[in-house]
Bacterial RNase P class A from a Burkholderiaceae bacterium, 439 nucleotides, folded computationally. A source record names the gene rnpB. The prediction has a mean pLDDT of 78. Its Rfam family is "Bacterial RNase P class A". By type it is a ribozyme.
RNA sequence: GGAGCGGGUCGGACGGCCGCGUGGCGCAUUGGCGCCCCGAGGAAGGUCCGGACUCCACAGGGCAGGGUGCUGGCUAACGGCCAGGCGCAGCAGGCCUUCGGGCCGAGGGCGACGGAAAGUGGAACAGAGAGCAGACCGCCGAUGACGGGCGGUCGUCGUGCCGCGCGGCGCAGGUCGCGGGGUGCGGCGCCCGUUCCGGCAGGCAAGGGUGAAACGGUGAGGCAAGAGCUCACCGCGUCCGUGGCGACACGGACGGCACGCCAAACCCCACCCGGAGCAACAUCAAAUAGGCACGCGAUCCGGGUUCUUCCCGGGCAGGACGGCCCGUCCGAGCGUGCGGGUAGAUGGCUCGAGCGCGCGGGCAACCGCGCGCCCAGAUGAAUGGCCGUCCGGCCGGCUUGCCGGCCGACAGAAUCCGGCCUACAGCCCCGCUCCCAAC
Numbered sequence: 001g002g003a004g005c006g007g008g009u010c011g012g013a014c015g016g017c018c019g020c021g022u023g024g025c026g027c028a029u030u031g032g033c034g035c036c037c038c039g040a041g042g043a044a045g046g047u048c049c050g051g052a053c054u055c056c057a058c059a060g061g062g063c064a065g066g067g068u069g070c071u072g073g074c075u076a077a078c079g080g081c082c083a084g085g086c087g088c089a090g091c092a093g094g095c096c097u098u099c100g101g102g103c104c105g106a107g108g109g110c111g112a113c114g115g116a117a118a119g120u121g122g123a124a125c126a127g128a129g130a131g132c133a134g135a136c137c138g139c140c141g142a143u144g145a146c147g148g149g150c151g152g153u154c155g156u157c158g159u160g161c162c163g164c165g166c167g168g169c170g171c172a173g174g175u176c177g178c179g180g181g182g183u184g185c186g187g188c189g190c191c192c193g194u195u196c197c198g199g200c201a202g203g204c205a206a207g208g209g210u211g212a213a214a215c216g217g218u219g220a221g222g223c224a225a226g227a228g229c230u231c232a233c234c235g236c237g238u239c240c241g242u243g244g245c246g247a248c249a250c251g252g253a254c255g256g257c258a259c260g261c262c263a264a265a266c267c268c269c270a271c272c273c274g275g276a277g278c279a280a281c282a283u284c285a286a287a288u289a290g291g292c293a294c295g296c297g298a299u300c301c302g303g304g305u306u307c308u309u310c311c312c313g314g315g316c317a318g319g320a321c322g323g324c325c326c327g328u329c330c331g332a333g334c335g336u337g338c339g340g341g342u343a344g345a346u347g348g349c350u351c352g353a354g355c356g357c358g359c360g361g362g363c364a365a366c367c368g369c370g371c372g373c374c375c376a377g378a379u380g381a382a383u384g385g386c387c388g389u390c391c392g393g394c395c396g397g398c399u400u401g402c403c404g405g406c407c408g409a410c411a412g413a414a415u416c417c418g419g420c421c422u423a424c425a426g427c428c429c430c431g432c433u434c435c436c437a438a439c
Base pairs, nucleotide, nucleotide: 001435002434003433004432005431006430007429008428010426012390013389014388015387016386017385018384020039021038023036024035025034026033027032041410045421046420048419049418050417051416052415053277054276055275056274065273066272067271068270069269070084071083072082073081074080085113086111087110088109093104094103095102096101114268115267119266120265121262122261136208137207138204139203140202143201144200146198147197148196149194150193151192152191154189155188156187157186158185159184160183161182162181164179165178166177167176168175169174216234217233218232219231220230221229235257236255237254238253239252240251241250242249243248281347282346283345284344291338292337293336294335295334296333300314301313302312303311304310318330319329320328321327354373355372356371357370358369359368360367361366391408392407393406394405395404396403397402398401
């Protein structure tokens, strides 16, 4: 200097002008004016979780329902964070290699990571068999039975050879025939045997094959072939010991393997959980309508008929004609007060589990102490725009270090905090590993 992984910080800078919103001060008082201070975020977002706060409900206990789930710690609390344990995959690197790959694997990453020897249930397709399993290919066929081969005894048939007896022919050597005996070879049959072959019954589960998963793994012995059948090591289970707060780790003895997987299926166990939310809630309080109380007024008089109904005239609190007087018209309700409540206004509202720095405790999350600071509170809802200089990136031009143009993300408070998750152009910093160069 570069690459990878992990973590953190910032997220344009400065100046001028104009504008907007709280607050303060001053001047005006019918709507204001001037000056000053302050004025978005790391996520203000999604509204997923936890709390503060407010109201409602609530004796206590249980059921139902929901949530959480390795261990220890942190915290107001959490499904968050920190540290650790165990498991999984695996970068750099190392080792092996048949050069296809395989094994180990620091740091870092990921894990809803209680229970499957309480019960119920599930496992598509493929496969012989998916849980007290199974036999497709395959191996064996020890044992029992069988077929073939081979061997043996006996029987029988054929045939060769060798004696013996009788008969024919011949003088004779001899030759021919018949009978019986011995012996060799061959065929067939019964029985027996078999260290051979086949395969039936049967045995097996090593190997192949199916699958996400096949009822411990590797090696040796053993066997007819095999198999925890036996043995060694590993795994697993039980017990014991040691270390650790603990999850767990290490060691020993025993067990021949029983107890495969799924609880993000029901379920079981342990712990936690009342509901609604600042449009919570509280205070003040118009107009209209309705409620209660009080006050005023009408329901009266005369006539047409006879108090029935109808008609005419007069009277009447109050109202309309802008206020007052007169006048005209309408006329059965009108006025005052109280209380609830709506619009509206105000509070809640921002000083807080606050921020910065330092010191101390702790591996860390975090906690304690000291000093300093005040950092949006709007409500049809402010937080913006323009110009200049600079910074960063991209493009173009050429005189190669200048000029010109464009761009500077995601997004935006609404009661407030702690988290999680999601979005984000670009700059910078730190840690670990490896590579290159120089010393």